[in-house]
A computed fold for a 94-nucleotide RNA from Myxococcus dinghuensis, annotated as TPP riboswitch aptamer (THI element). It was read from a public genome assembly, where an Rfam model found it.

RNA sequence: UCGCUAGGGGUGCCCCUCGAAGGGGGCUGAGACGGCCGCGGGGUGCGGCCAACCCUUGGAACCUGAACCGGGUCAUACCGGCGGAGGGAAGCGG
Numbered sequence: 001u002c003g004c005u006a007g008g009g010g011u012g013c014c015c016c017u018c019g020a021a022g023g024g025g026g027c028u029g030a031g032a033c034g035g036c037c038g039c040g041g042g043g044u045g046c047g048g049c050c051a052a053c054c055c056u057u058g059g060a061a062c063c064u065g066a067a068c069c070g071g072g073u074c075a076u077a078c079c080g081g082c083g084g085a086g087g088g089a090a091g092c093g094g
Base pairs, nucleotide, nucleotide: 001094002093003092004091005090006056007055008054009053012027013026014025015024016023017022018043034050035049036048037047038046039045062087063086064085068081069080070079071078
């Protein structure tokens, strides 16, 4: 560095349209729901499986602190801090 197998993880904010468990668009990001199933009846959600993507101890993927702090935005983990703080998922082969 590549492959195989296994495992871990997240899916936010805004606008228009629409009263349909719909459609369209914008922002950041690797990824912001592509497919199937179930629940949900007043908001556009939740759960499971698969796919995609990222990460797997040489671990900043992700979670906690956090309804945190500063900046910025219509708004948001949007940017920075917190912070190499505490946690966090591995084996084999070329």